[in-house]
Molecule: transfer RNA
Organism: Mortierella alpina
Order: sequence, then structure tokens, then C1' cells
RNA sequence: GCCUCAAUAGCGUAGGGGUUAUCGCGUUUGUCUUGUAAACAAGAGGUCCCUGGUUCAAAUCCGGGUUGAGGCA
Repeated sequence: GCCUCAAUAGCGUAGGGGUUAUCGCGUUUGUCUUGUAAACAAGAGGUCCCUGGUUCAAAUCCGGGUUGAGGCA
């Protein structure tokens, strides 16, 4: 330099055009306990990496960029 893949909550992830963006861990509150843990119940937490485009409608499709991983020379 070229090619491929990835970026979604604090962490790990699902979702590949439309209905409140999914689940686990963590976290908060409550129940239970002499107390803690475990268990159970409820909740909070997301401008879906940035920018432009397509579309009635974009996390999702397309162009460019950034960062990371892999490959070729």
C1' cells in the first nucleotide's frame, strides 16, 4: 500500500428495513435472614463508532472516515 471482517448499556452479546432494540453478567431497591451470601421479585442504565446518502421509514442498505482484528505483498 491492497483485501476481508468487526464496532449496539459498565462488560459480553442477539437483532440484517417498520411494532417499547434482545439476553446474560454487573448494578440499584425490595422480600427472605440474628447478620451476610444465595434465592426470589421489581427497576435504572442505549443520541446502536462518526459523517453523508437511499427510503414514507435506517441499528439494519450504500459511500467516505475513525478505531480494532486477520490476510497478501